[in-house]
Annotation: The part of an RNA shown here (small-subunit ribosomal RNA, central domain) has 352 nucleotides and comes from a protist metagenome. The full RNA is in RNAcentral, with records from SILVA. Model confidence (mean pLDDT): 80 of 100.

Context: one part of a larger RNA
RNA sequence: UUAGGUGUAAAGAAUCUGUAGGUUUUAAUUGAAGUAUUUUUAACAAUACCAAAAUUGUUUUUGGAAAAAAAAAUAAACCAAUUAAUCGAAUAUUUUAGAGGAUUUGGGAACAUUUUGAAUAGCAAUAGAAUGCAUAGAAUCAAAAUUGAACAUCAAUUGUGAAGACACAAAUCUGGAAAAUAUUGACAUUAAGAGAUGAAAGUAUGGGUAGCAACCAGGAUUAGAUACCCUGUUAGUCCAUACCGUAAACGAUAAAUGCUAUUUGUAAGUAAAUUUAAAAUAAAUUUAUUUGUAAACAAAGUUAACACGAUAAGCAUUUCACCUGGGAAGUAAAUUCGCAAGAAUGAAACUC
Numbered sequence: 001u002u003a004g005g006u007g008u009a010a011a012g013a014a015u016c017u018g019u020a021g022g023u024u025u026u027a028a029u030u031g032a033a034g035u036a037u038u039u040u041u042a043a044c045a046a047u048a049c050c051a052a053a054a055u056u057g058u059u060u061u062u063g064g065a066a067a068a069a070a071a072a073a074u075a076a077a078c079c080a081a082u083u084a085a086u087c088g089a090a091u092a093u094u095u096u097a098g099a100g101g102a103u104u105u106g107g108g109a110a111c112a113u114u115u116u117g118a119a120u121a122g123c124a125a126u127a128g129a130a131u132g133c134a135u136a137g138a139a140u141c142a143a144a145a146u147u148g149a150a151c152a153u154c155a156a157u158u159g160u161g162a163a164g165a166c167a168c169a170a171a172u173c174u175g176g177a178a179a180a181u182a183u184u185g186a187c188a189u190u191a192a193g194a195g196a197u198g199a200a201a202g203u204a205u206g207g208g209u210a211g212c213a214a215c216c217a218g219g220a221u222u223a224g225a226u227a228c229c230c231u232g233u234u235a236g237u238c239c240a241u242a243c244c245g246u247a248a249a250c251g252a253u254a255a256a257u258g259c260u261a262u263u264u265g266u267a268a269g270u271a272a273a274u275u276u277a278a279a280a281u282a283a284a285u286u287u288a289u290u291u292g293u294a295a296a297c298a299a300a301g302u303u304a305a306c307a308c309g310a311u312a313a314g315c316a317u318u319u320c321a322c323c324u325g326g327g328a329a330g331u332a333a334a335u336u337c338g339c340a341a342g343a344a345u346g347a348a349a350c351u352c
Stems, first nucleotide, its partner, number of pairs: 004323003007306002012320001014197004021190003025085007035075007049064006088187001089184008100174007107151001112146007122133002159166002202243006211237002216232004254319006262296016301308002325352003334345004
C1' cells in the first nucleotide's frame, strides 16, 4: 500500500460556509469521441493454459482455445446533446413558535460600603480553636443614600442556535426554522486547499471593582503541612477595542439521501369532526398528517461484549477526514502563525 476498520480497544478535524475535484431525479428522441458488444482482416513457432494418447514418471507426441493492432457495423446499459416532467432544491405569499444574535433604555430583591438615630459588650469563625473585628462604641434593629455584578419564583424529560453557547422587562435593527398554497424546473450533494465563527484561562491598552478569589500573608492541623480548614487579600472575574485558537470543544458516535414491526409522552403547525360558551369568534377534546425533541427489561437485525435499535452502532448509496503494537513523543529539528504564553504540521535512533 491493499484488505479491514474509527460509541467504549489505535482512529470522525471544535463547528459552519464554500472553490477545484468526486458523485448525482424521472421520461422520450438523436448521436457514437470515449465505453461495451459483434463481424472481418491479421501475427512463423515456442513458452504458458485446456483435452486426449503414449511413456513412467527429470517426460514426449497430437489437437484445441487464447493472443498486439486496424477497419466496419450495432447502441440494451453507461456516456454526450436536445426536448419535456415534478418527487430533490430554491423563491414568493399567508400564518406560527422560540432563553437565536447586536445595540439602547428601564426595573426590583439581595450582598457590600457610608451617614443619622436607637442599643450595649461582645461579634465572627470552627469538629474544637486561634489569627481577625470591637468601648476611638462593633454586632444587632430602624431610616436614607451610593456603587458594582448577577437576574429568585415561572422552569420542565421545555425551547432556540452550525457549534461555542443563550433565561429580569421593554423598544429598535437583524439571522435562521416550521406548516399550507402557488411559481421556477435538477438550479442538487459532499468538499482537498481557502475563509468565517469559536467556552474558560491567558496577553495588550484604557476604564471599572460590590461579591467571589489563583498568588501572597497570617492562624490552625500535623512528626512535617510549601495542602485540605479558618481570617484577610492582589491579579482576575465585569465593560470597550484588539490578540490568542485551545477543552472529557462529548452523543467520546462526520455530512447528505433512501428503506426497514410495534408501544407511550411532549413542543410547534395543517386538515376534518365533536362538545361548551357564543354569535366578531374563542376555548377544549378526538382522529389523521408534517417537522422537531424524549422514553421502553422493545421485534427483526447488528455488536467482542456492554449495548444500539426509525434521532441506528440495522440494510444500502455518495463524498471528505482519520487509524495501523507499547514506550521514546505530541518530544526533537525545520517551516508557518503569535506581543508573549504558546499553537499547527511532526520524525528517528534506542528500547520492550